Predicted 3D model of a 516-nucleotide part of an RNA (small-subunit ribosomal RNA, 5' domain) from an uncultured bacterium. Rfam family: Bacterial small subunit ribosomal RNA.
Context: one part of a larger RNA
C1' cells in the first nucleotide's frame, strides 16, 4: 500500500463494477437446442369453407436438411510444443461464406410414418400389409480433379517443386421445389476464416532422486495407418539413444495477456475480462460428420442413486436457479428476447438462463448527505482542583436569521430504436437502394426535471506508556487483567476496569489472514 476475504461494535442514500477461495462431494424440482411445410408422404389435432376430396389456413409425431464440434462452466489432470514468443510445412484438411468455370441425362428397390397383429408392469420391442422424398441406390456423360506411364521449360530447401501438355491409360458427379421472381444440386480452381502438424528459445522446487531406456535409439519394407510427416503401428536388420549445460525418478501447479507492490531492479498472484489448453459421475471405444473421439450424443465395465408387477428398467446440475453437505465464508427456484449476438428458415418467425436487465449483500472503489450564520468574560449538568471559586466540556446547547442536496406528498416524464415488415411513392434498371407511412421498449412510469412541507429522516469505530497523534480522575493491588515489539499490573498504574476529556479515521471503524 494491497485483497474474490472472513470476524466484532456500527449503519442514511446513490453509481460502477464484484460475489462457494472448502467437497472435481452428492443432487429434488424447472428451465439451459433447436429449426425448415417454399424436400417428402400424409392429416392425429384447432380453424374455416364446399364439387364434402387434406379442398385452405395451418400442422403433433414421422422420413428428410441444417444446426446440436458454437455459446455457456470448471481447473480434476497436466512440468508438456501445455502455454508465451518467434519460424516453417517441398507433408495437410477446412460445412457454411465469396470470385471464375462447367454441368444439373435416364432408371431402380426399399424403409419410417398411417393401418392390421402381437409381446412386456414399464421401458421398450417383435410381425405382416402399404407409401414418398432434396433419403438410399444403378447407369449415362465428364474434367484443368484423382492414379499411372511419357516429353518439354523454369526453378529450388535435402526428399523435391511449379507450369504447359492437338501425349497416353484408367476412375469418380448431380436434386429437386416454387408465387416462374428466383433458389437449390454436383464437379473444379483461387481466396476468406479456422484448425492440424514440426522447430529455436524462454516457462516450478527437490541430488537426504544418479544413472534411465527394448518400440527403447536408428535403418530397411510399394507393408499398413492419418486430411498429413513421423516407430504412430507391424516384420526384419543393427545396437543405439539420454544424461551433472542435471537424464530419470519424488512434490507442486492449468499457461499467458494482466494486478498488487516497489524510486527501480525485483519480489508475488493468476479472482473479474481477455487469448490458448484441458475435463465433463470413474475409466474405456469408436460412430456419425467439414468438424468429436461429443458436458445436456451412442456402447462397454465400475461406483452410486432411483422406479419394479423382482422378469427388468432409468439416471448423470464443473449449464442458469435451487437444496444437502463441508466451511470463518459466497446472492433469487425472478422478468424479457427490447437492444447486442448465435441456430434454423425465402420470409413472416420460432428458439437462446447467451445476453441484456431487475432482486440480495458495506465485500470492494468513488460521488453525496447527516446542515449553515449568528449567538456569553461563557447558562444547567458532568469532570478535575490549590475548592465562598477556578479551569474544562464550550460557540458546544439554548435562542435568532437562512438553506432543502437528501427525505416525503404531489404532478410531468426520458434516451436506448437503428433497422426489418406491409403499404405508397422515386431512381437506377429487374433486384438493389432512396423516400414517406405503419409498426416494435424487458428494464419503467424508472432516471430524470419541477413543485409543497419542514432542520425536518441520517454517526460511530478504535485509540491515548515510547515506537505514535492524544491525560486525569477513581476502582483494583503481580490479583483481575493488557500486549504488535520493549514491557505494564507487588497501595497514588498517563499501560488493568469505569468515568470526564482529548486524538485518529469516518457509514464506516477495528481485529485476524496472506503478498509486496
Nucleotide at each position: 500500500g494491497a485483497u474474490g476475504a472472513a470476524c466484532g461494535c456500527u449503519a442514511g442514500c446513490g453509481a460502477u463494477a464484484g460475489g462457494c477461495u472448502u467437497a472435481a462431494c452428492a443432487c429434488a424440482u424447472g428451465c439451459a437446442a433447436g429449426u425448415c411445410g417454399a424436400g417428402g408422404g400424409g392429416c392425429a389435432u384447432c380453424a374455416c369453407g364446399u364439387u364434402a376430396u387434406g379442398g385452405u389456413g395451418g400442422c403433433g409425431a414421422c422420413c428428410g436438411g441444417c444446426g446440436c464440434a458454437c455459446g455457456g462452466g470448471u481447473g480434476a489432470g497436466u512440468a508438456a510444443c501445455a502455454c508465451g514468443u518467434a519460424u516453417g510445412c517441398a507433408a495437410c484438411c477446412u460445412a457454411c461464406c465469396c470470385a471464375u468455370u462447367a454441368c444439373u441425362u435416364g432408371g431402380g428397390g426399399a424403409u419410417a410414418g398411417c393401418c392390421c397383429g402381437u409381446c412386456g408392469a414399464a421401458a421398450g420391442g417383435c410381425g405382416g400389409a402399404u407409401u414418398a422424398a432434396u433419403a438410399c441406390u444403378c447407369a449415362a456423360u465428364g474434367a484443368c480433379a484423382c492414379a499411372g506411364g511419357g516429353a518439354u521449360a523454369c526453378c529450388g530447401c535435402c526428399u523435391g517443386g511449379u507450369a504447359u501438355u492437338a501425349u497416353u491409360u484408367g476412375u469418380u458427379a448431380a436434386a429437386g421445389a416454387u408465387u416462374u421472381a428466383u433458389u437449390g444440386g454436383u464437379a473444379a480452381u483461387g481466396g476468406a476464416u479456422g484448425g492440424g502438424c514440426c522447430u529455436g528459445c524462454g516457462u516450478a522446487g527437490g541430488a537426504u532422486u544418479a544413472g534411465a531406456u527394448a518400440g527403447u535409439u536408428g535403418g530397411u519394407g510399394u507393408a499398413g495407418g492419418u486430411a498429413a510427416c513421423g516407430g504412430c503401428u507391424c516384420a526384419c536388420c543393427a545396437a543405439g539413444u539420454c544424461g551433472a549445460c542435471g537424464a530419470u525418478c519424488c512434490u507442486u501447479a492449468g499457461g499467458g495477456g494482466a494486478a498488487c507492490u516497489g524510486a527501480g531492479a525485483g519480489g508475488u498472484u493468476u479472482c473479474a475480462c481477455c487469448c490458448c489448453c484441458a475435463c465433463a459421475c470413474u475409466g474405456g471405444u469408436a460412430c456419425u460428420g467439414a468438424g468429436a473421439c461429443a458436458c445436456g450424443g451412442a456402447c462397454c465395465a465400475g461406483a452410486c442413486u432411483c422406479c419394479u408387477a423382482c422378469g427388468g428398467g432409468a439416471g448423470g446440475c464443473a449449464g442458469c436457479a435451487g437444496u444437502g453437505a463441508g466451511g470463518a465464508a459466497u446472492a433469487u427456484u425472478g422478468g424479457u428476447c427490447a437492444a447486442u449476438g448465435g441456430u434454423c428458415g425465402a420470409g413472416a418467425g420460432a428458439c437462446u438462463g447467451a445476453a441484456c436487465c431487475a432482486g440480495c449483500c458495506a465485500a470492494a472503489u468513488c460521488g453525496c448527505g447527516u446542515g449553515a450564520a449568528g449567538g456569553a468574560c461563557g447558562a444547567c449538568g458532568g469532570u478535575a482542583c490549590u475548592a465562598a471559586g477556578u479551569a474544562u466540556u464550550g460557540u458546544a446547547a439554548a435562542c435568532u436569521u437562512c438553506u432543502u442536496u437528501u427525505a416525503u406528498g404531489a404532478g410531468g416524464g426520458a434516451a436506448u430504436a437503428a433497422a426489418g415488415u406491409g403499404c405508397g411513392g422515386g431512381a437506377c434498371g429487374u433486384g438493389u437502394c432512396c423516400c414517406g407511412u405503419u409498426u416494435u421498449g424487458u428494464a419503467u412510469g424508472u432516471a430524470c426535471c419541477u413543485u409543497a412541507u419542514g432542520a425536518a429522516u441520517a454517526a460511530g469505530c478504535a485509540u491515548c506508556g515510547g515506537c505514535u497523534a492524544a491525560c486525569u480522575c477513581c476502582g483494583u493491588g503481580c490479583c483481575a487483567g493488557c500486549a504488535g515489539c520493549c514491557g505494564c499490573g507487588g497501595u497514588a498504574a498517563u499501560a488493568c476496569g469505569g468515568a470526564g476529556g482529548a486524538u485518529g479515521c469516518g457509514a464506516g471503524c477495528g481485529u485476524u489472514a496472506u503478498c509486496c